RNAcentral holds the sequence, with entries from MGnify. A computed fold for a 95-nucleotide RNA from uncultured Megasphaera sp., annotated as SAM riboswitch aptamer (S box leader). Model confidence (mean pLDDT): 83 of 100.
[in-house]
RNA sequence: UCAUCCAGAGCAGCGGAAGGACUGGCCUAAUGAUGCUGCGGCAACCUACAAGUGUAAGGUGCCAAUUCCAGCAGGAACAGAUGCCUGAUAGAUGA
Numbered sequence: 001u002c003a004u005c006c007a008g009a010g011c012a013g014c015g016g017a018a019g020g021a022c023u024g025g026c027c028u029a030a031u032g033a034u035g036c037u038g039c040g041g042c043a044a045c046c047u048a049c050a051a052g053u054g055u056a057a058g059g060u061g062c063c064a065a066u067u068c069c070a071g072c073a074g075g076a077a078c079a080g081a082u083g084c085c086u087g088a089u090a091g092a093u094g095a
Base pairs, nucleotide, nucleotide: 001095002094003093004092005091010039011038012037013036014035018028019027020026022071023070024069025068040063041062042061044060045059046058047056048055049054050053067090072087073086074085075084
């Protein structure tokens, strides 16, 4: 810089308090989260093979909640709030 982000996929051991990027909300967590290790799994991008979409799982990645939701701008409806749609920003992953 470009593409994608409403799909998919967890057990065991260690360990012991915070974690979900940030802010707000809302969640997860002593029925042991987050993290580390082992094994297992998924298949997004690359890759290989076959052919219109699959197979493989080699590289990267991933395995609570849509990137958990919102954040900035615009739009339609509404008395208003909540909610809805579009785009951007931020973030993540790959090339």
Rfam family: SAM riboswitch aptamer (S box leader). From the family's description: The SAM riboswitch is found upstream of a number of genes which code for proteins involved in methionine or cysteine biosynthesis in Gram-positive bacteria.